Transfer RNA from Methanobrevibacter millerae, 75 nucleotides, folded computationally. The source organism's lineage runs through Archaea, Methanobacteriati, Methanobacteria, Methanobacteriales and Methanobrevibacter. Its Rfam family is "tRNA". Its mean pLDDT, the model's own confidence on a scale to 100, is 83. The sequence is in RNAcentral, with records from ENA.
[in-house]
RNA sequence: AACGGGGUGGUAUAGUCUGGAAAGUAUGCAAGGCUCAUGACCUUGAGGUCGUUGGUUCAAAUCCAACCCCCGUUA
Numbered sequence: 001a002a003c004g005g006g007g008u009g010g011u012a013u014a015g016u017c018u019g020g021a022a023a024g025u026a027u028g029c030a031a032g033g034c035u036c037a038u039g040a041c042c043u044u045g046a047g048g049u050c051g052u053u054g055g056u057u058c059a060a061a062u063c064c065a066a067c068c069c070c071c072g073u074u075a
Stems, first nucleotide, its partner, number of pairs: 001074007010027004020058001029045005051067005
């Protein structure tokens, strides 16, 4: 320098191909239940606005462009 993969609650991850009702799941966290008690188990809740900025559209995590960061391949 070119190319490929990735960036989504604290952590991990699905959803993007094919745009559309509240961005789901696991774990962690908080409260309650259960228990002599801890753990396990059950219920509820908080926590995201999807790497950044712009564009297209009635509507964007999803399509387009540029840029930033991480991993890899080639020279």